[in-house]
RNA sequence: CGGAUUUUUGGGCAAACCUGCCGAAAGGCAGGGACGCAAAGCCACCGGUCUACGGGUUCGCUGGCGCGCAAGCGCGCCGGGCCUACGAUAGCGGGGUUGCCGGA
Repeated sequence: CGGAUUUUUGGGCAAACCUGCCGAAAGGCAGGGACGCAAAGCCACCGGUCUACGGGUUCGCUGGCGCGCAAGCGCGCCGGGCCUACGAUAGCGGGGUUGCCGGA
């Protein structure tokens, strides 16, 4: 996908993974691909979770470099840690909204 049966239609979406593109990343888009989903359609309003470009803070230590000097301190840069959303997640949950089938 097709057939049969059945009161139960037509069908829909698409995880991981692969390829390409975007992005600092999380992640997103397209193609392939199906783990699953009765809203796994749409919406960041609430909570949770993820990322940290940027911003803040800390380490003179487990680091490195440079400068100054009263020679052991101070400052700056690089690097590391931590915090942070204006980023992301609707296939984490709640909520809003639209739709399909069946029954009353």